[in-house]
Context: one part of a larger RNA
RNA sequence: CUGGGCGUAAAGCGCACGUAGGCGGGCUGUUAAGUCGGCCGUGAAAGGCACGGGCUCAACCGGUGCAUGUCGGUCGAUACUGGCGGUCUGGAGUAUGGGAGAGGGGACUGGAAUUCCCGGUGUAGCGGUGAAAUGCGUAGAUAUCGGGAGGAACACCAGUGGCGAAGGCGGGUUCCUGGCCCAUUACUGACGCUGAGGUGCGAAAGCCAGGGGAGCGAACGGGAUUAGAUACCCCGGUAGUCCUGGCCGUAAACGAUGGAUGCUAGGUGUGGGGGUGUAAGCCUCUGUGCCGCAGCUAACGCGAUAAGCAUCCCGCCUGGGGAGUACGAUCGCAAGAUUGAAACUC
Numbered sequence: 001c002u003g004g005g006c007g008u009a010a011a012g013c014g015c016a017c018g019u020a021g022g023c024g025g026g027c028u029g030u031u032a033a034g035u036c037g038g039c040c041g042u043g044a045a046a047g048g049c050a051c052g053g054g055c056u057c058a059a060c061c062g063g064u065g066c067a068u069g070u071c072g073g074u075c076g077a078u079a080c081u082g083g084c085g086g087u088c089u090g091g092a093g094u095a096u097g098g099g100a101g102a103g104g105g106g107a108c109u110g111g112a113a114u115u116c117c118c119g120g121u122g123u124a125g126c127g128g129u130g131a132a133a134u135g136c137g138u139a140g141a142u143a144u145c146g147g148g149a150g151g152a153a154c155a156c157c158a159g160u161g162g163c164g165a166a167g168g169c170g171g172g173u174u175c176c177u178g179g180c181c182c183a184u185u186a187c188u189g190a191c192g193c194u195g196a197g198g199u200g201c202g203a204a205a206g207c208c209a210g211g212g213g214a215g216c217g218a219a220c221g222g223g224a225u226u227a228g229a230u231a232c233c234c235c236g237g238u239a240g241u242c243c244u245g246g247c248c249g250u251a252a253a254c255g256a257u258g259g260a261u262g263c264u265a266g267g268u269g270u271g272g273g274g275g276u277g278u279a280a281g282c283c284u285c286u287g288u289g290c291c292g293c294a295g296c297u298a299a300c301g302c303g304a305u306a307a308g309c310a311u312c313c314c315g316c317c318u319g320g321g322g323a324g325u326a327c328g329a330u331c332g333c334a335a336g337a338u339u340g341a342a343a344c345u346c
Stems, first nucleotide, its partner, number of pairs: 003318004007300002012314001014201004021194003025088007033081002035077007049065003053061002091191001092188004096183004103177007110154001115149007125136002162169002206247006215241002220236004258313006266291011295302002319346003328339004
């Protein structure tokens, strides 16, 4: 340099924004860098190879020839790529008018329930389990009624429903704010796609500081079970779970399926919009499910939300173990994260 791959066999970065780079719509003019052709030069000698020759052979020596390819110059070709110029509207974007939504952030607020406190009624149990016991209770528990405190989560609605790039998002009101969809014409005129580095976001747990602490509950204590029981079950219970600010940067971060664009039978359900219609319905755009033709696949299955047919760009894989380890480096308060071998062995 080249090959084959990445849903489940090894392999898609957790997700996005974006730098360099790579790639890039229609028409036209120009240029001739890439590209193609002709000619010329170069491609030293030795070596290699082929042929034949000289030392008696060979090694060795000398002769002739061939050849891959590279580079340069010059003349020409102009389809494609590139450069420069002009132009277009289909890609992309803007404006206008509508629309749906647990998208994000702040403030305020509501009811149910658990727990605790106070008071009333009331009396001997309650609780818990497979059965028990620890535990709670005559200092009056459990139950029940009234009042109060406080924290956390939001039943029904609720739906292979919705929104978000992903992580994720669910009581209500309000303020600030991102994205998306549809319709109409108008406008800009390729402004695009991807994206090494980089930057930002990123569940839970964990860490630092300050608050908060109802319920739950690692650790821990006790009761059981058991041969044992550092468990499963039960009674308690600290960190934590919650809030503010700052770290961490991981995951079965999953659709185990990178992003973009175009093309390729249908059927059925559902969310949002538009057209038509009195309505049912039909048409259309956009999401989200199921089934399925062709095709693909080792099979399972995928099948317009592709794993089909193609193009562009990035990431990644290359037998198992050793090992996501060691060492080094970077990051981190730490925990550790990222990068990431080899010996040896099968």
Overview: The prediction has a mean pLDDT of 87. The part of an RNA shown here (small-subunit ribosomal RNA, central domain) has 346 nucleotides and comes from an uncultured bacterium. The full RNA is in RNAcentral, with records from Greengenes.